[in-house]
RNA sequence: GCUUAAUACAUGCAAGUCGAGCGCGAAAGGGGGGCAACUCCCGAGUACAGCGGCAGACGGGUGAGUAACGCGUGGGUGAUCUGCCUUCGAGUGGGGAAUAACACCGGGAAACUGGUGCUAAUACCGCAUGACAUCCUCGGUUCGUUCCGGGGAUCAAAGCUGGGGACCGCAAGGCCUGGCGCUUGAAGAGGGGCCCGCGCCCGAUUAGCUAGUUGGUGGGGUAACGGCUCACCAAGGCUUCGAUCGGUAGCCGGCCUGAGAGGGCGGACGGCCACACUGGGACUGAGACACGGCCCAGACUCCUACGGGAGGCAGCAGUGGGGAAUUGUUCGCAAUGGGCGAAAGCCUGACGACGCAACGCCGCGUGGAGGAUGAAGGCCUUCGGGUCGUAAACUCCUGUCGAGCGGGACGAAUGCAGCUCGGGCCAAUACCCCGGGUUGUUGACUGUACCGGUGGAGGAAGCUCCGGCUAACUCUGUGCCAGCAGCCGCGGUAAUACAGAGGGAGCAAGCGUUGUUCGGAAUUACUGGGCGUAAAGGGCGCGUAGGCGGUCUGGCAAGUCCCGCGUGAAAUCCCCCGGCUCAACCGGGGAAUUGCGCGGGAAACUGCUAGUCUUGAGUUCGGGAGAGGGAAGCGGAAUUCCGGGUGUAGCGGUGAAAUGCGCAGAUAUCCGGAGGAACAUCGGUGGCGAAGGCGGCUUCCUGGACCGACACUGACGCUGAGGCGCGAAAGCUAGGGGAGCAAACGGGAUUAGAUACCCCGGUAGUCCUAGCUGUAAACGAUGAGUGCUGGGUGUUGGGGGUAUUGACCCCUCCAGUGCCGAAGCUAACGCAUUAAGUGCCCCGCCUGGGGAGUACGGUCGCAAGGCUGAAACUCAAAGGAAUUGACGGGGGCCCGCACAAGCGGUGGAGCAUGUGGUUUAAUUCGAUGCAACGCGAAGAACCUUACCUGGGUUUGAACUGCCAGGGCUACCUGCAGAGAUGCAGGGUUCCUUCGGGAUCCUGGUAGAGGUGCUGCAUGGCUGUCGUCAGCUCGUGUCGUGAGAUGUUGGGUUAAGUCCCGCAACGAGCGCAACCCUCGCCCUUAGUUGCCAGCGGAUAAUGCCGGGAACUCUAAGGGGACUGCCCGGGACAACCGGGAGGAAGGUGGGGAUGACGUCAAGUCCGCAUGGCCUUUAUGUCCAGGGCUACACACGUGCUACAAUGGCAGGUACAAAGGGUUGCAAAGCUGCGAAGUGGAGCUAAUCUCAAAAAGCCUGCCUCAGUUCGGAUUGGAGUCUGCAAUUCGACUCCAUGAAGUUGGAAUCGCUAGUAAUCGCGGAUCAGCAUGCCGCGGUGAAUACGUUCCCGGGCCUUGUACACACCGCCCGUCACA
Repeated sequence: GCUUAAUACAUGCAAGUCGAGCGCGAAAGGGGGGCAACUCCCGAGUACAGCGGCAGACGGGUGAGUAACGCGUGGGUGAUCUGCCUUCGAGUGGGGAAUAACACCGGGAAACUGGUGCUAAUACCGCAUGACAUCCUCGGUUCGUUCCGGGGAUCAAAGCUGGGGACCGCAAGGCCUGGCGCUUGAAGAGGGGCCCGCGCCCGAUUAGCUAGUUGGUGGGGUAACGGCUCACCAAGGCUUCGAUCGGUAGCCGGCCUGAGAGGGCGGACGGCCACACUGGGACUGAGACACGGCCCAGACUCCUACGGGAGGCAGCAGUGGGGAAUUGUUCGCAAUGGGCGAAAGCCUGACGACGCAACGCCGCGUGGAGGAUGAAGGCCUUCGGGUCGUAAACUCCUGUCGAGCGGGACGAAUGCAGCUCGGGCCAAUACCCCGGGUUGUUGACUGUACCGGUGGAGGAAGCUCCGGCUAACUCUGUGCCAGCAGCCGCGGUAAUACAGAGGGAGCAAGCGUUGUUCGGAAUUACUGGGCGUAAAGGGCGCGUAGGCGGUCUGGCAAGUCCCGCGUGAAAUCCCCCGGCUCAACCGGGGAAUUGCGCGGGAAACUGCUAGUCUUGAGUUCGGGAGAGGGAAGCGGAAUUCCGGGUGUAGCGGUGAAAUGCGCAGAUAUCCGGAGGAACAUCGGUGGCGAAGGCGGCUUCCUGGACCGACACUGACGCUGAGGCGCGAAAGCUAGGGGAGCAAACGGGAUUAGAUACCCCGGUAGUCCUAGCUGUAAACGAUGAGUGCUGGGUGUUGGGGGUAUUGACCCCUCCAGUGCCGAAGCUAACGCAUUAAGUGCCCCGCCUGGGGAGUACGGUCGCAAGGCUGAAACUCAAAGGAAUUGACGGGGGCCCGCACAAGCGGUGGAGCAUGUGGUUUAAUUCGAUGCAACGCGAAGAACCUUACCUGGGUUUGAACUGCCAGGGCUACCUGCAGAGAUGCAGGGUUCCUUCGGGAUCCUGGUAGAGGUGCUGCAUGGCUGUCGUCAGCUCGUGUCGUGAGAUGUUGGGUUAAGUCCCGCAACGAGCGCAACCCUCGCCCUUAGUUGCCAGCGGAUAAUGCCGGGAACUCUAAGGGGACUGCCCGGGACAACCGGGAGGAAGGUGGGGAUGACGUCAAGUCCGCAUGGCCUUUAUGUCCAGGGCUACACACGUGCUACAAUGGCAGGUACAAAGGGUUGCAAAGCUGCGAAGUGGAGCUAAUCUCAAAAAGCCUGCCUCAGUUCGGAUUGGAGUCUGCAAUUCGACUCCAUGAAGUUGGAAUCGCUAGUAAUCGCGGAUCAGCAUGCCGCGGUGAAUACGUUCCCGGGCCUUGUACACACCGCCCGUCACA
């Protein structure tokens, strides 16, 4: 232990008792008599029922209703009742008439009921007596209706029973005595009734409610006051301090939570209330409007003979139903308590017990000690081991609980009965009562608690979690799937987050989940919050209620404080002590119960009251300032329009135009006129006003503020819910007015479109009068008032002072209005005497974002719409300030072949090459904006080769270890085959300590192998921004912090290069320099290089002797540093110019690439984790493919020609290569080449001729003597092999192409352009790549623009960072 259905209930039980109030009065059964019928006795004056009394108003249940004097708390009752109980007083006399039961006769199915007759009482009715009772009246008393006394009237009763000596009586009895009862009165105790103060939920989108309503008089009624009820009279009563209405709810002690204040709850226990099928009503009674009483009505159920009846579990069990969900139709009156009774006793589903449910709390166990080969096994592993783990096994113990065996309580007594002793009453040794002793007797639980002994580790552990919060980690599986999740978030192939396992953490007979409440949450803030920008100041004023309020004195004592008394039930909580072995639990005592009431005291503060004061506030007087408001009048400039003059072709407008206006005369210009609106300059972070707002001048009316001053009033003040008023623009109604401007609208442009921005027109409107609307970024996003708290500097109005002849200036006071800043405050930004500082006081407002200032309701409005103002649902944020970046069709400064200025190209043609696409058996793979695309590849016919087809092979082509066996499988020859390979024949190794070993073969095993996947698991390397000038650190300082400072600033530089300044001072990686190379000089050295001078030789040549000067070679030095001069600059850094010098301000070139970015590229260079494969994704071989070809793109070559082509002649390089190589001379061939082989391991020989150039000649503008593609033929060379698919040569052929659209690339000087030469790779193959030299320009005003970059600054809703974010529509899910 029914939180739901106050839903419906079968069955049993839950309230009776008294014979000592009364009348009647059986039967079964047993016994006796009698032949039997029958009768007598016992049963028994019993049972049943009746009359009568008391109790059924308690106890038990439930929480529907109730927002109420219902509850709580404290009071009142001078407005009241009270059976039984206690105490005290008095009485209890004498009569009468009925009626149930019963008997008889009826009615009815039943429930029940009618008539006649008999009878009793503690039932009923008179009479008597009677008070301090009730009523009336008189007097006294009280503040008062109280109390006291006198008089009059009226009203009572019942008996039952125990005992007893004398006396009376036939007896009953009288009589005496006791108990119980009855009547009446007083008092008490306990229990009610009624009244009052205070307290008790939500909604104002409920603001007005009320006719018995409020009061009075009188009558009635009640135990009692009262409008409780009625008649009449009056018109009241309640309410913003929340009436009325709606919703919800039993209230409290307490319970949960919380530091507390609070918040939530009201189940068990205890108090009160209400209810008893629903609604209404009374009767009886001390008490009820009555749970197991009555009547009526209703719904429902049941019975019925259809006429009529019966019923009420929200008592205990129990049933159906509802529900997520809540127990036994048990035992007993033994205890406690209750009703009746004199008592025994009877009754008691109250209660005491047992049973069910881990629902809660508490205690206990499931074992303890020893035990390392750290067993087996599991898991992990870096393969060594680690861990589960002393855990287990095993050894030695213990004995709770459970099991079975034996013993065995407390609760029981002052109960009841008997005996007995003492006392009281009494005439009494009787009865009765009280007290003591003793005996007997009473237990549902229960053979229970507990105790003893037996046996034996035996029967007894689970649940959640292990990403952070939050204690606890690994493996496997899975692969944004499956799943997890309280919040953040995990999962897309290495998941401590899913699932499993091992291990671990936590709690434990429980553990976790869900729901609920409080806490954390200062997140409704009383304690204890806020409102400039985060949500939040009302648009502004006047002012009602309310709140708050200067100074001094007296009084009062409401608030306040102190003391005492009463109350604050018990239980609970807390403390102490005690009882169950402990505890939970229980008992006793104390404390507490913060509250309310009463009495007394204090008088500082608040309040009230009486007075005082002048500083708050106001009045008066004198001044000056002002776009303050209202009305009327006046003025000039300008626009437009109208009339006239002059005048001619355009005007106007724009980025550019067009629409538009104009030859019917515009624009322009001059004169005149009309009309409306607005008032340039002055003009100003100047002025005025409460805000909105106010601007030409004058006049009239009028509000406020300010300054100065003699005096006066004496707190008259501040704020302000409602209320009232004012309130920009737009808008609305009516009537005017209308120049300009101008929503809507029309047209022209712009555009993809352009319902826009621009242009030409143009109507409401803008203006006036009267009225309405009532909003705004109505903003200082900052309510009003008042006090206090360092300064500086402007400005407006007024006053004072000093100086001066005077003015200006200067000092100062008051009031206003700005800026900058101290303390302080603030999240920061910022505010800072005009506070956002610091106090007081009043008002308004806020409580996550969206939904939404929406809906509904109300109210206001002519309407538009305003004010008030939600919820469902949904999100895990929305937001503020600041920081660092990034970005901007933001700003400033500055670089770069970035643009511009130039020169030459690409894009058009043919070809080469790469890519896409397509094709294919395969066209292997990778690279994809810059930064892929003549890239990996510095060279694919086979090989390469990774691809395809086919043929082989499986410890393998290559590698390592082990086991077993074996000895020559090497090599050569032949055969088969496309080859790999197979078969056959020949052939046989080295060392040795003679065991064997090295090598090799065969078989087996562990392993190999993989250009298979993942560059998003990686190392390494590389690209790119970018050779850009940046990127950081230490210490210090500043900031709550992110972070800043340094690194910003002023200059300067190619440069974060340097200088100066500076809360910074230093330092590191970058820059520069150091290194290489080229340019000048010197020194050293002098062959293979060189040759000036000397000698020799030749047809000629450094050819020879020789020389060491020169060139050169290659080693070391020098030189350049803004060093010098002038000027500029800040006396700096540095810049401009100059001198000298081979070279001048980094001399030219190279190497060198900061922190980082792009998940950039590469697993197919290499390395490497994981995964996959193992007679295949390995490996061997042949052939094919990578070379395909409607097409598209990139990079190149050659051209289109005369600055050219062709032919002949002739000159000058550099840097390289060469012994499986370069190869000369000579000879052959038109040529490629062949032959030949001197020389050279190379400053010696050779490739090797450089080419453009220069000289001469031809060509003469044409598809050509340009151009060379394509094709045919013939060859050369390399190679095993040029068919797919090499290069070259010769002859022939002679395509496109006449300078290239949009677009686009490179280059700033020995550069571009142009010309040739060499090298790597390589058998061969170069228009590619890497180098070399020859000839050798043009241009740069400049930084507006395009691109990229650097620094500073600014905005940001971006941070995957603008290729961002994000809005709307449509479509789909």
Background: A computed fold for a 1373-nucleotide RNA from an uncultured prokaryote, annotated as small-subunit ribosomal RNA.